Small-subunit ribosomal RNA, 5' domain from a bacterium, 485 nucleotides, folded computationally. The coordinates come from a structure-prediction model, not an experiment, and the mean pLDDT is 88. The sequence was found in a public genome assembly. Its Rfam family is "Bacterial small subunit ribosomal RNA".

[in-house]
Context: one part of a larger RNA
C1' cells in the first nucleotide's frame, strides 16, 4: 500500500447489487418450517326429493434419509488426489415373461370399563394394492457331466387391483440393461511440541467359524509371536477439510464468512427398529440433566430451521408478502404441501455508479484574519445577470419477468421505466498542516494543560498542546482500533 462478515468516533442526499451473531454447540415464550393420495379400503358426515357432489379421523401407499441449519467434535482413509475389487441401488431408463385359485384377521365403529391428563383395557362386527398359504416361474443353492458354455435332477422363492362403456392407462410380481447415489479398500499429500521415547494384547499373522449388500480380527475360537517407532511411533495441544479468498513481481505467507464439493453433529451420552437408503434436526425406546402441566398417581418438550425473546457481547436485521417464478413431496389429474426459493423491510456493513448546480460577473463590497497599517488574504468566492433540471417532490401512462396454438395466472408493485409540471430550490463532511508527508501565520498557554505511529514536542515571541484565520488531502464519507499480507 492493500484487505475486512469488522467495531468505535464525527457525519450523512439517491439509486444498483451483494452482505450481516466471528461471542455462550447459552436457554428458550409464541406462531409456521413435511406433507400428499378418496383413481387402494371400509366406515362416518355434510348439501340435495334422488342422481350425485363433497369433507376426513382410521387402515393402506409414497414421502418425512432430500431440501434447511451448525461447526462441537475429528490430526482421520476426514478431506485433497490418483487408482482398485469384493458390493448395493426405491423412483427412473432398456429387454423379456407373467399377473391363476385360495384363505384367516384386524384398525376404524359400537358396547363396557379405568384415568385428572396423557392414554389405555376387554369383549363384539368388517375392508382393502394390508397379511398368509397353494399354484406356476427364465432366477437362486446343492449335486453329477464337461475345460468351459451349458445340459439333467432335487431342493427353494412371485404377484394387487383401480380408473373408463369401451378403446386403453396408471399399477403390482420375477428376471435383465443402463444411469444416478451410496457403502468399502490402497498410494501419496495434509499443524505444533522430544521440556512427549518407547506403544500395542484382538495387538500382528495364520486356520476354522460366525457375520454383511460386500473384502477383512469385523467378531468367536484355536495356534504362531508378530506389528509401528528417531523418514518421529505412541502422547500432548489446536483445527472441520477442500475448490477458492486475501496479500505478493512470483516463490510464498496468512486464511476457509457468503457461494459450491465432501464430512460430522442435532440438549448429553447410548441403542436398535422400519425402510431401497438412517443408527434419523421437527422418529422410537432407555439413561442423564434442564425446563413445564399435574387431581401428586403420573405425563409433556428439545430454534445449531424461519422470523423472534433473554443472556453474552465491542459487535449482526423483520415475530413481513408470495408460492407468481425456479426447485422439491405427494397425486392420474385439478391440485395440496414448501420460511427450499422469489421477493420486500432494517443496517454507509462493502463494491459500484450519481448529486449536492453550470456559464457570466470587480485590480476585486462587505465581514473575518494578517500586516512593516502602505497593503495582503478568504477571493470569481458571493452579491449580481443569464441558463440547465440528474436525484429527490407532483401528475399521468406502465411493464419484461409468463411457459413453443387460444385463454388463465405476477408475491415483488402501481415498482423499475417513460412523459409532463414547478423549482437553485430539499443534499457536505471527516482528517491533517515539526520531520517522515501534500498543507502556517496569529493568539492563548507556560515542563502546566495537553500532544505523539516513530524521532520527538511544551521550562513567556510553540508552524508539534488549545482556539481562529487560512491551507492540504480524501469525500457520502473521514478518521481510529484491531486482524492478515
Nucleotide at each position: 500500500g492493500g484487505a475486512c462478515g469488522a467495531a468505535c468516533g464525527c457525519u450523512g442526499g439517491c439509486g444498483g447489487u451483494g452482505u450481516g451473531c466471528u461471542u455462550c454447540a447459552c436457554a428458550c415464550a409464541u406462531g409456521c418450517a413435511a406433507g400428499u393420495c378418496g383413481a387402494a379400503c371400509g366406515a362416518g358426515g355434510u348439501a340435495g326429493c334422488a342422481a350425485u357432489a363433497c369433507c376426513u379421523a382410521g387402515u393402506g401407499g409414497c414421502g418425512g434419509a432430500c431440501g434447511g441449519g451448525u461447526g462441537a467434535g475429528u490430526a482421520a482413509c476426514g478431506c485433497g488426489u490418483a487408482g482398485g475389487a469384493a458390493u448395493c441401488u426405491g423412483c427412473c431408463u432398456u429387454a423379456a415373461g407373467g399377473u391363476g385359485g385360495g384363505g384367516g384377521a384386524u384398525a376404524a365403529c359400537u358396547a363396557a370399563u379405568c384415568g385428572a391428563a396423557a392414554g389405555a383395557u376387554u369383549a363384539g362386527c368388517u375392508a382393502a394394492u394390508a397379511c398368509c398359504g397353494c399354484a406356476u416361474a427364465u432366477g437362486c443353492g446343492u449335486a453329477u457331466a464337461g475345460c468351459a458354455a451349458u445340459a439333467u435332477a432335487c431342493g427353494u422363492g412371485a404377484a394387487a387391483g383401480g380408473a373408463g362403456c369401451a378403446a386403453u392407462c396408471c399399477g403390482c410380481c420375477u428376471u435383465u440393461u443402463g444411469a444416478u447415489g451410496a457403502g468399502c479398500c490402497u498410494g501419496c499429500g495434509u499443524c505444533c511440541g522430544a521440556u512427549u521415547a518407547g506403544c500395542u494384547a484382538g495387538u500382528u499373522g495364520g486356520u476354522a467359524g460366525g457375520g454383511u449388500a460386500a473384502a477383512a480380527g469385523c467378531c468367536u475360537a484355536c495356534c504362531a509371536a508378530g506389528g509401528c517407532u528417531a523418514c518421529g511411533a505412541u502422547c500432548g495441544g489446536u483445527a472441520g477439510c477442500u475448490g477458492g479468498u486475501c496479500u505478493g513481481a512470483g516463490a510464498g505467507g496468512a486464511u476457509g464468512a457468503u457461494c459450491a464439493g465432501c464430512c460430522a453433529c442435532a440438549a448429553u451420552g447410548g441403542a436398535a427398529c422400519u425402510g431401497a437408503g438412517a443408527c434419523a434436526c421437527g422418529g422410537u425406546c432407555c439413561a442423564u440433566a434442564c425446563u413445564c402441566c399435574u387431581a401428586c398417581g403420573g405425563g409433556a418438550g428439545g430454534c445449531a430451521g424461519c422470523a423472534g425473546u433473554g443472556g453474552g457481547g465491542a459487535a449482526u436485521u423483520u415475530u413481513g408478502c408470495g408460492c407468481a417464478a425456479u426447485g422439491g413431496g405427494g397425486g392420474a389429474a385439478a391440485c395440496c404441501c414448501u420460511g427450499a426459493c422469489g421477493u420486500a423491510g432494517c443496517g454507509a456493513c462493502a463494491c459500484c455508479g450519481c448529486g449536492u448546480g453550470a456559464g457570466c460577473g470587480a485590480c476585486g463590497a462587505a465581514g473575518c484574519c494578517u500586516u512593516u497599517u502602505g497593503g495582503g488574504g478568504u477571493g470569481u468566492a458571493a452579491a449580481g445577470c443569464u441558463c440547465u433540471g440528474u436525484c429527490g417532490g407532483a401528475u399521468g401512462g406502465a411493464a419484461c419477468g409468463a411457459a413453443a396454438a387460444a385463454a388463465a395466472u405476477g408475491a415483488c408493485g402501481g415498482u423499475a421505466c417513460c412523459a409532463u409540471c414547478a423549482a437553485a430550490g430539499g443534499a457536505a463532511g471527516c482528517a491533517c498542516c515539526g520531520g517522515c508527508u501534500a498543507a502556517c501565520u496569529c493568539c492563548g498557554u507556560g515542563c502546566c494543560a495537553g500532544c505523539a505511529g516513530c524521532c520527538g514536542c511544551g521550562g513567556u515571541a510553540a508552524g508539534a498542546c488549545g482556539u481562529a484565520g487560512g491551507g492540504u488531502g480524501c469525500a457520502a464519507g473521514c478518521g481510529u482500533u484491531g486482524u492478515c499480507c